RNA sequence: GGAGUAGGCGAGGUGGUUGCUCCUUCCUCUCCUGAAAAGGAAGAGGGAGGGGAGGAAAGUCCGAACUCCACAGGGCAGGAUGGUCGCUAACAGCGACUCCGGGCGACCGGAGGAAAGUGCCACAGAAAACAUACCGCUCCGCUUGGCGGAGUAAGGGUGAAAAGGUGAGGUAAGAGCUCACCGCCCUGCCGGUGACGGCAGGGGCAGGGUAAACCCCAUCCGGAGCAAGACCAAAUCGGCCCCGUUAUGAGGCGGCCCGCCUCGGGGCGGGUAGGUCGCUCGACUUCUCUUCUGGAGAGGCAGAUAAAUAACCGCCCUCGCCGUCCCGGCGGGAACAAAAUUCGGCUUAUGUCCUGCUCCAGCC
Numbered sequence: 001g002g003a004g005u006a007g008g009c010g011a012g013g014u015g016g017u018u019g020c021u022c023c024u025u026c027c028u029c030u031c032c033u034g035a036a037a038a039g040g041a042a043g044a045g046g047g048a049g050g051g052g053a054g055g056a057a058a059g060u061c062c063g064a065a066c067u068c069c070a071c072a073g074g075g076c077a078g079g080a081u082g083g084u085c086g087c088u089a090a091c092a093g094c095g096a097c098u099c100c101g102g103g104c105g106a107c108c109g110g111a112g113g114a115a116a117g118u119g120c121c122a123c124a125g126a127a128a129a130c131a132u133a134c135c136g137c138u139c140c141g142c143u144u145g146g147c148g149g150a151g152u153a154a155g156g157g158u159g160a161a162a163a164g165g166u167g168a169g170g171u172a173a174g175a176g177c178u179c180a181c182c183g184c185c186c187u188g189c190c191g192g193u194g195a196c197g198g199c200a201g202g203g204g205c206a207g208g209g210u211a212a213a214c215c216c217c218a219u220c221c222g223g224a225g226c227a228a229g230a231c232c233a234a235a236u237c238g239g240c241c242c243c244g245u246u247a248u249g250a251g252g253c254g255g256c257c258c259g260c261c262u263c264g265g266g267g268c269g270g271g272u273a274g275g276u277c278g279c280u281c282g283a284c285u286u287c288u289c290u291u292c293u294g295g296a297g298a299g300g301c302a303g304a305u306a307a308a309u310a311a312c313c314g315c316c317c318u319c320g321c322c323g324u325c326c327c328g329g330c331g332g333g334a335a336c337a338a339a340a341u342u343c344g345g346c347u348u349a350u351g352u353c354c355u356g357c358u359c360c361a362g363c364c
Stems, first nucleotide, its partner, number of pairs: 001360008012316007020052011031040003054336001058347002061345005066225004078221005083097005098111005112216002117214002119210003134156002136152007164182006183205001184203008229277004239268005249263005284300007317333007
């Protein structure tokens, strides 16, 4: 220098001016209560002080808090998870480790059971799991350019995958048929909390793959979700109750006639509009100390409702371009995106910078 791999910080800083929103406090005015003094958790305006988006606020994929509904106990069905140990309120999350696979490597990916049973395994191929035989190889027979029978599964061929592998012996040719090594299975011992690892002995070897096929095993799981849920509560229409009225009246049906319908007053209650609570301080977080996985101290904190969190200017920092350098000028600080009950995760989107490590090449 190039190629890669793993991770981290931050999402410009600071000062000023002008705005928006929430909280606290003060003043003025209005309103309400009260005889007044005074009080008010009511309204408006103004002053002062303080808080005001994200690393993903996103997707709504997991896990919880909280709320309402359901619920004696047990089972079936259904769903989720799946190496081991630990962390955690919990999790499909995180950390460390184990085994297998990929990569020269840093590193990355995967994980119960196929030896309980059932199913499936396209095409090709003799055969895809009760084994079987297309070309071969060997032996025998015959009517001999070959045909038939028997043996074999070493070699070829097919396939993603072919019934342990390599070598030697053996054989008519072959074959765990026999032997050595490797692999596999069983048993025992040792190490480890454990997954698992190591060693020794025994067994010719039984058991192809697939569980994001059914299934089996182990563990866990009630439902809906802040539009949860609770409270206050107009106008209009309708409802209920009480009191009143009798019509030669009153009101309505656009005016008039006819005709038809209804009648006054008071109270109550549910729901709607609207408003309030839930609402933000919590399994939170930063720093320091400490007898350290616990404790103490000091700080930090959006709560809006059609939705505020912004705009401009100066300086600094940083990046790019230009001018020959000191230095100056111009331009930019982008991207993804934006709270809406709250946390813990995962995933996805996105731009800058920094660090560790690996491989390759060059130079000293």
Description:
Predicted 3D model of a 364-nucleotide RNA (Bacterial RNase P class A) from a Candidatus Aminicenantes bacterium. The source organism's lineage runs through Bacteria, Bacteria candidate phyla and Candidatus Aminicenantota. Its Rfam family is "Bacterial RNase P class A". Rfam classes the family as a ribozyme.